A computed fold for a 76-nucleotide RNA, annotated as c-di-GMP-I riboswitch aptamer.
[in-house]
This record gives sequence, C1' cells and structure tokens, in this order.
RNA sequence: UAGAAUCUGUGGCAAAGCAGGCGAAAGCCUGUGACGCAAAGCUAAAGGGGCUGUAAAAUGCCAGCCAGCUGCAUUC
Repeated sequence: UAGAAUCUGUGGCAAAGCAGGCGAAAGCCUGUGACGCAAAGCUAAAGGGGCUGUAAAAUGCCAGCCAGCUGCAUUC
C1' cells in the first nucleotide's frame, strides 16, 4: 500500500414509537428512545433506484437501497 475479517472499544451514529415544531404530501428538525450500523461519515437534475405529488409535469424528498468519494481501531 492492497485485499479479507470483526474477538475487542468507559468512544461514534441512532430505526420504530412517543412529545413539540415545519411541510400540501413524501419527508425534515429538536428532545426522548435503541432496532440496528465498521463507514448508519459526505454526495440527491446533469449514476441507478425508490417515495410524494399532478390532468400531465419534480427544479420536492430518501445517503439506514445500490453506487461514488473519504476514513478509525484490531487481526490475518
């Protein structure tokens, strides 16, 4: 440096639900809460996919679907 793995971590993130708020909705924010996560870090027209919405139409939403970029500990 590359690939593989997860025994270990007084560390990190935080699903559903609940309370309050924003939004037409999808969904988002704060608190609570932990289902899980070794990238559950970042990236959303100009990669794929999904959701909402409309007579038709995303310049709306999802990164905890795949993908791209970057990266910690330990072992082989």
The model forms 94% of the base pairs in the Rfam consensus. It was read from a public genome assembly, where an Rfam model found it.